[in-house]
RNA sequence: CAAGCAGACCAGAUGAUCGCGGGCUCACGCCUGAGGAAAGUCCGAGCACCAAAGAGCAGGAUGCCGGGUAACGCCCGGUGAAGGCGACUUCAAGGACAGUGCAACAGAAAGCAAACCGCCUGUUUUACAGGUAAGGAUGAAACGGUGAGGUAAGAGCUCACCAGCGGCCGGGUAACCGGCCGGCUAUGUAAACCCCAUUCGGUGCAAGACCAAAAGCGGCAUCAAAAAGGCAGCUGCUCGCUGCCUGCCAGAUGGUAGGUCGCUCAAGUCUGCCGGCGACGGCAGAAUCAGACAGAUGAUCAUUUAAACAGAACUCGGCUUACAGGUCUGGUUGCGCA
RNA sequence: GGAUCAUUAGCUCAGCUGGGAGAGCGUCUGGGUCACAACCAGAAGGUCAUGGGUUCGAGCCCCUUAUGAUCCACCA
Numbered sequence: 001c002a003a004g005c006a007g008a009c010c011a012g013a014u015g016a017u018c019g020c021g022g023g024c025u026c027a028c029g030c031c032u033g034a035g036g037a038a039a040g041u042c043c044g045a046g047c048a049c050c051a052a053a054g055a056g057c058a059g060g061a062u063g064c065c066g067g068g069u070a071a072c073g074c075c076c077g078g079u080g081a082a083g084g085c086g087a088c089u090u091c092a093a094g095g096a097c098a099g100u101g102c103a104a105c106a107g108a109a110a111g112c113a114a115a116c117c118g119c120c121u122g123u124u125u126u127a128c129a130g131g132u133a134a135g136g137a138u139g140a141a142a143c144g145g146u147g148a149g150g151u152a153a154g155a156g157c158u159c160a161c162c163a164g165c166g167g168c169c170g171g172g173u174a175a176c177c178g179g180c181c182g183g184c185u186a187u188g189u190a191a192a193c194c195c196c197a198u199u200c201g202g203u204g205c206a207a208g209a210c211c212a213a214a215a216g217c218g219g220c221a222u223c224a225a226a227a228a229g230g231c232a233g234c235u236g237c238u239c240g241c242u243g244c245c246u247g248c249c250a251g252a253u254g255g256u257a258g259g260u261c262g263c264u265c266a267a268g269u270c271u272g273c274c275g276g277c278g279a280c281g282g283c284a285g286a287a288u289c290a291g292a293c294a295g296a297u298g299a300u301c302a303u304u305u306a307a308a309c310a311g312a313a314c315u316c317g318g319c320u321u322a323c324a325g326g327u328c329u330g331g332u333u334g335c336g337c338a
Numbered sequence: 339g340g341a342u343c344a345u346u347a348g349c350u351c352a353g354c355u356g357g358g359a360g361a362g363c364g365u366c367u368g369g370g371u372c373a374c375a376a377c378c379a380g381a382a383g384g385u386c387a388u389g390g391g392u393u394c395g396a397g398c399c400c401c402u403u404a405u406g407a408u409c410c411a412c413c414a
Base pairs, nucleotide, nucleotide: 001334002333003332005330006329007328008327009326010325012304013303014302015301016300017299018298020033021032022031023030024029035309039320040319042318043317044316045315046314047204048203049202050201054239055238056237057236059200060199061198062197063196064078065077066076067075068074079093080091081090082089083088094195095194099193100192101189102188103187116136117135118132119131120130121129122128123127144162145161146160147159148158149157163185165182166181167180168179169178170177171176208261209260210259211258218249219248220247221246229245230244231243232242233241234240253414254413255412256411269286270285271284272283273282274281275280339410340409341408342407343406344405345404348363349362350361351360357394365381366380367379368378369377387403389401390400391399
C1' cells in the first nucleotide's frame, strides 16, 4: 500500500425570528422536550385484575457443558462438528438396541437381507443347480474404508493402518480429550409421531382504581325450592373456588364519549475505583433526564458538502429487520522498502 | 395501543401422512353459424408472497420479513 476479519462510536452543528407539549411563576418570563432502532410484536419480566394462583388431563416451549441475569428462546466462556491459507465465522448440537411410521422414481434387492449382469464349480452343456457382495449397473443412501495374505472364485476369513462401538486407566467442575485392551460392524429420518429432562395459570394499561352525570322501562310463564339448582368469572376439558339469586325474552335497554389516578425516580443514566478471561457484580459520587389523550418535539433565513432509515403513548431486558455519510481501535494474508 | 388470521394461474379456491402443481370461471387458437352466443376440441398462463434452514427431496415441517384482513371504549 492492497485485500479481508472482528469490535466500538456519531447520526448534523451554530446563530436569528415565529410557533407547539409539559413544569414553575400573580404576571413578565425561565427551564425542558424522540431513537439506535422509538419499528416488527418474535421472546422474557415488572405492574394490574381474576382465588396474590389451586389439583389432574390435554397442549405449548426449550434441549452439548459451565456461568451471568429479576427472567429469557438472551448474553459470556468453553467442548464438538462444518467452512476459510489465515484473522475468524456458522450451528434448534438430548435420545434411532422404549416403541411405531416413512424412504417416491430408478434398481435384481431399500431395512431384512437380497443373485440382474459378471466371477467360480458341477451336470443331463447355448440351459439348469449350487457358491460368491471383490467388479458393473440403479440410487441421496447397497450393510465398515485402503492395502496385503488367503481362496475354485470370494468374503473381517486372517493381518496392518484408519473410522465406528464397548470396557478399563489418566486429565478436566462438566461437555469432552488422551492412552491401552477387546470382539469384528451397528442405514438415514425425531424442524415425523414419540421417549427423557426442565419449564409454562388466564387476560392485558382499551389491565385496573376513584369521582361526576343520566337512565333503570316492557312482555311471557308462574308461587316451585335453598347443604339443592341456575347464571357469570377464573381455562381447552374435569374438579375446585368466588360472586349473584323466582325463571325466560336479555345485559335487552339507558347514559357518557367528561374529570382524576395508573404515568414515569427507574432491575434506569453518567463518572471513578475494586473483583472477574468475560457476560456481569460491588462500592462511592453526580444530575433529574418527554409524559400527551386527536395526541407537542416544528417552520423560515444565514454559514457549511449536510443529504440515510425513520418518529414515543404503561414501563423495562433482549432478539430480528431498515439505514446516507463518516470516525476510531485491534488482529490476518499478500506485495514493496529500510 | 393490544389480540388473531390469511397469502397457490388474471379471479375464486382445492391440494394434507413430504415424492406427478391442479379444478371452475376468464384469455387465446381452431371448429361450429349468414353473423354472434351456446356448444366441441386444443393451447398458453405459476418466483406456491420474500429470504434462509431441516431433509435424499418442501406448496406442505421450522425461523425471518413483507402485504392484506378481522376484533377489542367506559358507567349503571

Two RNAs folded together computationally: RNase P RNA and transfer RNA, 414 nucleotides in total. The prediction has a mean pLDDT of 77. Rfam match: Bacterial RNase P class A. The family's RNA type in Rfam is ribozyme.